[in-house]
Context: one part of a larger RNA
RNA sequence: CUAGGUGUAAAGGGCAGGUAGGUGGCCUGAUAAGUUGAAAGUGAAAGCCUUGACAAAAUUGAGGAUGUCUUUCAAUACUAUCAGGCUUGAGUGUGGUAGGGGGAACCAGAAUUCCCGGUGUAGCGGUGAAAUGCGUAGAUAUCGGGAGGAAUACCGAUGGCGAAAGCGGGUUCCUGGGCCAUUACUGACACUGAACUGCGGCAGCGUGGGGAGCGAACAGGAUUAGAUACCCUGGUAGUCCACGCCGUAAACGAUGGAGACUUGAUAUGGGAGGUAUCGACCCCUCCCGUGUCGAAGCUAACGCAUUAAGUCUCCCACCUGGGGACUACGGCCGCAAGGUUGAAACUC
Numbered sequence: 001c002u003a004g005g006u007g008u009a010a011a012g013g014g015c016a017g018g019u020a021g022g023u024g025g026c027c028u029g030a031u032a033a034g035u036u037g038a039a040a041g042u043g044a045a046a047g048c049c050u051u052g053a054c055a056a057a058a059u060u061g062a063g064g065a066u067g068u069c070u071u072u073c074a075a076u077a078c079u080a081u082c083a084g085g086c087u088u089g090a091g092u093g094u095g096g097u098a099g100g101g102g103g104a105a106c107c108a109g110a111a112u113u114c115c116c117g118g119u120g121u122a123g124c125g126g127u128g129a130a131a132u133g134c135g136u137a138g139a140u141a142u143c144g145g146g147a148g149g150a151a152u153a154c155c156g157a158u159g160g161c162g163a164a165a166g167c168g169g170g171u172u173c174c175u176g177g178g179c180c181a182u183u184a185c186u187g188a189c190a191c192u193g194a195a196c197u198g199c200g201g202c203a204g205c206g207u208g209g210g211g212a213g214c215g216a217a218c219a220g221g222a223u224u225a226g227a228u229a230c231c232c233u234g235g236u237a238g239u240c241c242a243c244g245c246c247g248u249a250a251a252c253g254a255u256g257g258a259g260a261c262u263u264g265a266u267a268u269g270g271g272a273g274g275u276a277u278c279g280a281c282c283c284c285u286c287c288c289g290u291g292u293c294g295a296a297g298c299u300a301a302c303g304c305a306u307u308a309a310g311u312c313u314c315c316c317a318c319c320u321g322g323g324g325a326c327u328a329c330g331g332c333c334g335c336a337a338g339g340u341u342g343a344a345a346c347u348c
Stems, first nucleotide, its partner, number of pairs: 003320004007302002012316001014199004021192003025086007033079002035075007048064006089189001090186003093182005101175007108152001113147007123134002160167002204245006213239002218234004256315006264293011297304002321348003330341004
C1' cells in the first nucleotide's frame, strides 16, 4: 500500500455542536492544473517478451515492450480553477398546530411518619414458624388539631416530547426544537467531521442546608453444620435542595451520520385537502412520526425487510485468535475515588 468486516461471532465513539480535511445539485462560457493522445530527449548491463545459433538445456546473438522525468504540440468528456446564470438540495418569511422538551416561582390534594388532645384497654407488630422490637409511664385501633419532607393514584396507551442522558399533580412567567399549509425571499449558502468544545442515568466527592419514607454500612433476632447472606426489628451515610466536581453504564435498537432508489397489508399519534352532511364523525388522498406482519433481496443462522441488516454514493469511528489485560509503565485529567490513552514477557 492492498483486503474483508462491525444487530447476536472481534468490532459503531454515550450524545450533540463544530475547526482542519474529505466529499458535493442543474446550465453556459473561459483556462488547460489533473486527465488523454502524439513527437523528441532520457531511460547502464542483467532481468521480462519475441526470435536466431546448438539435437535440447546451459550459454550466447538480434529486436521489442514495460518504467521515470523533461520539453513541445494537440484534445476538452470528467475533476479542478475563474466568470455568469438557475431552483429541485439547504435556509428564511407568512399562517396554523400537537407535545411529561428545558428553566424559574407559586399553589393543591391523598398517603406515610412524628407531636398535642379526646375515646378506649391489653395487647400490637412481624413470620414459613418465631424472636428481637413497641405497649399498663396506656401502645395498636379510632376521632380532632398541628408539624415536616418526599413523591404525584386515576387519565396512561403497543401513546407523546427530546440529540442522547432523560421528561408525568396544577397555574403563571421565560425559552428551544418539530410538523403541516403557503411557495413570497436568498441562491448550493450543503453532507460528514480527526482535533476541540458542550451535554451526559445511577453511585461517589467538596461546601452549606434539609431529612418524612426508604435505606448500603452497622447492631440485634431468626434460619443453618456454619450464615460475615436470603427473612424480621432497628438504623448511619445516601436518597432531596443550592453551587462546584466526577464523566462512567447491558449510556442497547448490543444496529454511526447524511442522501437516493426498491411490491405490499394493518394499527396508531400530529397536520392538510377532498367527499359527504344542517353540522360533526365515517370514508378517500397527501406529508411527518410510532408499531406489528410480511414480497423481492440480504443473512452462518436467528432474523432484517421503505424506521433495512435490501441496492448504491460520501464522510467519520472501530475490529484483526483466547488468556495475560477495561492490566503495567509513561502522558493527560481529577480533591479523592478513579477516568482516558494503552503494551510486553509468558502461556494455550
Description
Model confidence (mean pLDDT): 86 of 100. This is a predicted structure of a 348-nucleotide part of an RNA (small-subunit ribosomal RNA, central domain) from a metagenome. Rfam family: Bacterial small subunit ribosomal RNA. The full RNA is in RNAcentral, with records from SILVA.